[in-house]
Molecule: FMN riboswitch aptamer (RFN element)
């Protein structure tokens, strides 16, 4: 003092009130509220770039086979949505202004309610470690 490998631990927020109905935190109407990770000349839901959601395929497991699978491992697809203006060396990232976006199934149509999920997980700390 870097990499290397091991191991523990943390790792997603959020909705009221009126109205129609049988029936609705979902729909109507006025009003809120929430933002995973890393990067970046400066501090991001809306750049860039992973992850999660969903979906395919390929090995494996479980079975006398097929079949099937929230099952393990590895690999590919798909993935929403921003402007003006100020400062300034530098910001679609900060400040003022106005705007948009929110996976899949349940249910009367859901970024806020329930469920898969006490799940995975990018990725942070932290602990240890050979050889240099």
């Nucleotide at each position: 003092u870097a990499c290397u490998g091991u191991c523990u631990u943390c790792g997603g927020g959020g909705u009221g009130a009126g109205g129609u109905g049988a029936g609705a935190u979902u729909c109507c109407u006025c009003a809120a509220c929430c933002g995973g990770u890393a990067g970046u000349a400066a501090a991001a839901g809306c750049c860039u770039a992973c992850g999660a959601c969903c979906u395919c395929c390929g090995c494996a497991c479980a079975u006398g086979u097929u079949u099937u699978g929230a099952u393990g491992c590895g690999g590919g697809g798909c993935u929403g949505a921003c402007c003006c203006g100020g400062c300034g060396a530098a910001a679609u990232u900060c400040c003022g202004g106005g705007g948009c976006c929110g996976a899949u199934c349940g249910u009367a149509c859901a970024g806020u309610c329930g469920a898969g999920a006490u799940g995975a997980g990018a990725g942070a700390a932290g602990a240890u470690u050979a050889a240099a």